[in-house]
Context: one part of a larger RNA
C1' cells in the first nucleotide's frame, strides 16, 4: 500500500415537546402481598382539579396602599397514565488522542559517586636531592667527576581515552569502521563484594547520570483524567435550505441571545407582506455658493508699523516696504451653509399581487467570509492591503463565454430524446458558423504601458501670398552720405552705449549671421530674371511611430497564420453558439376539479385531469432498502440440493429484488408487527493475509 474483518449518539434516571392510544374533571398506582410464563392485589403517593401574598392571610381573587384610587399577578375548564420520536440535564454520554497530576511500589547487573579487597602498566630516555671522591676554604661557601634514583618528567607498546577526516545514514552496529590524535607512575586504569533511589540520590557542574528513557525513572492503581483542540463518524430517495452580522463576554478559532433557516399549529379578510403609481411630509448628502465660521490670491482705499528724508523737542515730508478694517474681481472647505437634488424612509389612497407578512410552539446551524461594481475612511486617491456602506456573484452553482480561471460576462442543471430558437461571445484552419459596402492604418500597429517628441499619413477649418509669376532652385544685384556719432590703441553694419536718418534707386538695415588685431572676405533680409502652379503658417480631429532594459526558449494575438485583412471604424443582413427558451415524452412537490373506496363524519387514500414545482454546502422535514434476533400465519420452501460463493444480455427512480446455471452439502423464505452489538473508503485506526 492492496484485500479481508472489527471499528463512532449508547443505556439509566429525571425534565419537556410531538402525534397516536386509554380513561377523563378526574388521570394513576410505588414499594409489599398472592399467583409464580399470564396476572390479581395494594389509593400511601404523585399530576390536576385556584390563586395571591415574604408571611400571618385571604380567596375568583389578592399584593401593595389611608384608599372603595391606580398598579403587578391571577380568574372565565382538561388534564393523566404508559410507550415510541426530537430535544434538555446528570452520569466517560458519538469515538480515538495528550503532556501532564496523585498514591503505592520496582531499579545503583547500565552509569555518577563512594566504602572494603584484589589485580595491571613491553622497551627506551632524561638523571633532582642526598651521599662518596678530587680540588678550594682559617673554617664554611663554592667547583668538578662519580654514585643515586626522584617526578601529576620525556618517547612510546598493553591498557584508558575519542582530536581530526573519510565512509557507514531502510549501518555489519538503536553510536560503529579506517585514519589520525591525547594519556599512559598517577587527580591512573581494572576485577569483584557493598552503600546512597525520585522532588530523591549522584554529579572535578554539562541539567550530566540513575538499565538503548530524566527540567523529575519506571511498574500498577486513581482513569474511560480533562482537551472551548484536531482526526473520522457506516444505506437510499425526496421537500425546503441558511449563516459568516449585532449586543455581551478573561471574550475574539469557544460560548449565550437577537437576525438569518425549518416544522408543526393558529389568523382567512382580497386582511398582512412586497411591488407601481399619486398626493403629503422627514432629511442637509452630491452638486453649488462664499451671506456666516476660517482659509487664500490681485488690485484699490486707508488706520498702524518698518525704511529714507528732514528735525533741538513738537512736528513734518516721503515710500515699487509690511498691513488690519473697508472696496473691487476672482477662490478653497469632512469637522463652513443664503441654497440643494436624485435615490431613500414614513403616512395616505388606489392599482397590482396572492399569504409570501405577523403570532405561539419544537429543532437547528451560522459568529475566520471572499472577490467585483459603486460611495467613502485609512494607507502613497499603494497593494489580490485595511475598515465601513449599497448591489451582485462565489461560499452552496453545474452549462456557455474569458486559451487555461470560485469571485468577471451569458445564464440557474428534475431525466430522457442522433428535434428546433436564441444569450454572452464569435463565423480564415486547429474548431460550429459570414458576407457585403464605405472608409482608415503599413506600424505585424492590431497582439502591453506615460510625460514627452513627430515635415508618418487620412480629413475638416482659419488665414496668408500667388498668371499684374508666388513657393523651391539658378543666374545677378545687394550701393552712397558713411570708417555715421559716442568710446575706444583700433572699433570701418558686425566689443559696448545713445540714435537709427537721407540719397540713388528694380532693390539694397546705419544691417539678421560668419569672419578680421582692425579693415578686408563670405552669405542674410530686399530686388530684377529664368522657371512655371500652386505655396507658407496656424489649428482641431481619424489611424499611426518614437519613448520601450532581464533573466532556461519564439514567449506582451491560446497556436497556425493575416495586409483592398482574417486589423480599425460604420452601416446591412444572415449563420453558428448553453444543462437559458421552445418540442414530444416520463417522473415529482404544492394547490384545485372530479370520481371511487373507507370512515371515529373530522377526513384519509387510490386514480384521472388543471395548474404549479423540482441547482444545493450547514442543517430542518419527510418516504423507504437492507442486516441479525423474537413473535404469530402460510400447519412455506429444502438431500428430486437450503445457506454461502461464482456467471448472466432481468426488473426498480435509488437503496436493492427475481429468476437461471454452476459449485456447494444443511439449513430457509414471505407476509404482519417487534427488538436491536443494524450498513464503512478515508480515523498517520485495530487485528489478520500477501
Nucleotide at each position: 500500500g492492496c484485500c479481508g474483518c472489527c471499528g463512532a449518539g449508547u443505556u439509566a434516571c429525571c425534565c419537556u415537546a410531538u402525534g397516536a392510544a386509554g380513561c377523563a374533571a378526574g388521570g394513576u398506582u410505588a414499594a409489599g402481598c398472592c399467583g409464580u410464563u399470564a396476572g390479581g392485589u395494594g389509593g400511601a403517593g404523585c399530576c390536576g382539579u385556584a390563586g395571591c401574598g415574604a408571611a400571618a392571610g385571604c380567596g375568583a381573587g389578592u399584593c401593595u396602599g389611608a384608599a372603595u384610587a391606580g398598579g403587578g399577578c391571577g380568574a372565565a375548564g382538561a388534564g393523566u397514565u404508559a410507550a415510541a420520536u426530537g430535544g434538555a440535564g446528570u452520569a466517560g454520554a458519538c469515538c480515538c488522542g495528550a503532556a501532564g497530576c496523585c498514591g503505592a511500589g520496582u531499579g545503583a547487573u547500565c552509569u555518577a559517586c563512594c566504602c572494603a579487597u584484589g589485580g595491571c602498566c613491553a622497551g627506551g630516555g632524561u638523571g633532582a636531592a642526598g651521599c662518596g671522591g678530587a680540588g678550594g676554604u682559617a673554617a664554611c661557601a663554592c667547583u668538578u667527576c662519580g654514585u643515586g634514583a626522584a617526578g601529576g618528567c620525556c618517547c612510546g607498546a598493553a591498557c584508558c581515552c575519542g582530536u581530526u577526516g573519510u565512509c557507514g545514514u531502510u549501518g555489519a552496529a538503536a553510536a560503529g569502521a579506517c585514519u589520525u590524535g591525547g594519556g599512559a607512575u598517577g587527580a591512573g586504569u581494572u576485577g569483584u563484594g557493598g552503600g546512597u533511589a525520585g522532588g530523591g540520590g549522584u554529579g572535578a557542574a554539562a541539567g550530566g547520570c540513575c538499565a538503548a528513557u530524566c527540567a523529575a525513572a519506571c511498574u500498577c492503581g486513581g482513569c474511560a483524567a480533562u482537551a472551548g483542540c484536531u482526526g473520522g463518524u457506516u444505506c437510499u430517495c425526496c421537500u425546503c435550505g441558511a449563516a459568516a452580522u449585532a449586543g455581551u463576554u478573561u471574550u475574539a478559532g469557544g460560548a449565550c441571545u437577537a437576525g438569518c433557516c425549518u416544522u408543526g399549529c393558529a389568523u382567512a379578510a382580497g386582511a398582512u407582506a412586497g411591488c407601481u403609481u399619486a398626493u403629503a411630509g422627514a432629511g442637509g448628502u452630491a452638486g453649488g455658493g462664499c451671506g456666516c465660521u476660517g482659509g487664500a490670491u490681485g488690485g484699490g482705499c486707508u488706520a498702524g508699523g518698518g525704511g529714507c528724508c528732514c528735525c533741538a523737542c513738537c512736528a513734518g515730508g516721503u515710500u515699487a516696504c509690511c498691513a488690519a478694517a473697508c472696496c473691487c474681481a476672482a477662490c478653497c472647505a469632512a469637522u463652513c451653509u443664503u441654497c440643494g437634488a436624485a435615490u431613500u424612509c414614513u403616512a395616505u389612497a388606489a392599482g397590482u399581487g396572492g399569504u409570501a407578512a405577523c403570532g405561539c410552539a419544537g429543532g437547528a446551524g451560522u459568529c475566520a467570509g471572499a472577490c467585483u461594481a459603486u460611495g467613502g475612511g485609512u494607507g502613497a486617491u499603494a497593494a489580490g492591503g485595511u475598515c465601513c456602506a449599497u448591489g451582485g456573484u462565489c461560499g452552496a452553482g453545474a452549462g456557455g463565454g474569458a486559451a487555461a480561471g470560485a469571485g468577471c460576462c451569458c445564464a440557474g442543471a428534475u431525466c430522457g430524446u442522433c428535434a428546433g430558437c436564441u444569450a454572452a461571445g464569435g463565423u480564415c484552419c486547429c474548431a460550429a458558423a459570414g458576407a457585403u459596402a464605405a472608409a482608415c492604418u503599413a506600424a505585424g500597429u492590431g497582439g502591453g504601458a506615460a510625460a514627452g517628441g513627430u515635415u508618418g499619413u487620412a480629413g475638416g477649418u482659419a488665414u496668408a501670398c500667388u498668371g499684374a509669376g508666388a513657393c523651391a532652385a539658378u543666374c545677378a544685384g545687394g550701393a552712397g552720405g558713411u570708417u555715421g556719432g559716442c568710446u575706444u590703441a583700433g572699433a570701418a553694419g558686425c566689443a559696448g552705449c545713445a540714435a537709427u536718418c537721407c540719397u540713388u534707386u528694380a532693390a539694397a538695415g546705419a544691417a539678421a549671421g560668419c569672419g578680421u588685431a582692425a579693415c578686408a572676405g563670405c552669405u542674410c533680409a530686399c530686388u530684377g530674371a529664368u522657371c512655371a502652379a500652386g505655396u507658407g503658417u496656424g489649428u482641431c480631429u481619424g489611424c499611426g511611430c518614437c519613448g520601450a532594459a532581464a533573466a532556461u526558449g519564439u514567449a506582451a494575438c491560446g497556436g497556425g497564420g493575416c495586409u483592398a485583412a482574417a486589423g480599425u471604424u460604420u452601416a446591412u443582413c444572415a449563420c453558428c453558439g448553453a444543462a437559458g427558451c421552445u418540442a414530444c415524452g416520463a417522473a415529482u412537490u404544492g394547490a384545485g376539479u372530479a370520481u371511487a373506496a373507507c370512515c371515529u363524519c373530522g377526513g384519509u387514500u387510490a386514480u384521472a385531469c388543471u395548474u404549479u414545482c423540482u441547482g444545493g454546502u450547514a442543517g430542518a422535514g419527510g418516504a423507504g432498502c437492507g442486516u441479525u434476533c423474537c413473535a404469530u400465519a402460510c400447519u412455506g420452501g429444502g438431500u428430486u440440493g437450503a445457506a454461502g460463493c461464482g456467471g448472466g444480455a432481468u426488473c426498480g427512480u435509488a437503496a436493492g429484488g427475481a429468476c437461471u446455471c454452476g459449485u456447494g452439502g444443511a439449513c430457509u423464505g414471505u407476509a404482519u408487527g417487534g427488538a436491536a452489538g443494524u450498513g464503512a473508503g478515508u480515523a498517520u485506526g485495530a487485528c489478520g493475509g500477501c